Transfer RNA from a Candidatus Woesearchaeota archaeon, 72 nucleotides, folded computationally.
Model confidence (mean pLDDT): 81 of 100.
The sequence is in RNAcentral, with records from ENA.
The source organism's lineage runs through Archaea, Nanobdellati and Candidatus Woesearchaeota.

[in-house]
Formats: sequence, C1' cells, structure tokens
RNA sequence: GGGCCUGUCGUAUAACGGUUAUUAUACACCGAUGGCAUCGGUGUGACCCGAGUUCGACUCUCGGCAGGUCCA
Repeated sequence: GGGCCUGUCGUAUAACGGUUAUUAUACACCGAUGGCAUCGGUGUGACCCGAGUUCGACUCUCGGCAGGUCCA
C1' cells in the first nucleotide's frame, strides 16, 4: 500500500427497515437471614462519526475513524 471482517450500556451479547433497543453480568436501592454467603424484586446506563436512500435506518448505500485478519 491492497483485499476481507468487525464496531451496540463498565464488560459480554441479541435485535424482519416499524411499539419504550434484548439478555446476562457489574453497579445502586429494597426484601428474605440475628449477620454473611446466596436468592428474589426495582432502578440507572449503549447503537463509532458524518452524509445519502426511505413515510420510517442499529439494520441498506457511500465516505471517514478504530480494531482484527490475509497478501505485498
């Protein structure tokens, strides 16, 4: 330098172009216990950036950025 793949809460992960973006874990609070462990309940928190297509984009297209991988 070129090809391909990936980018979503702190971490991991799902989402047919259409309702409040899923789940686990972590964190905070509440309950069960005399207390701890543990369990149950509630809550907080995310679509890499920009443009385009569309009535409507996490999803499709283009460019950029970052990471991985292969080739030179």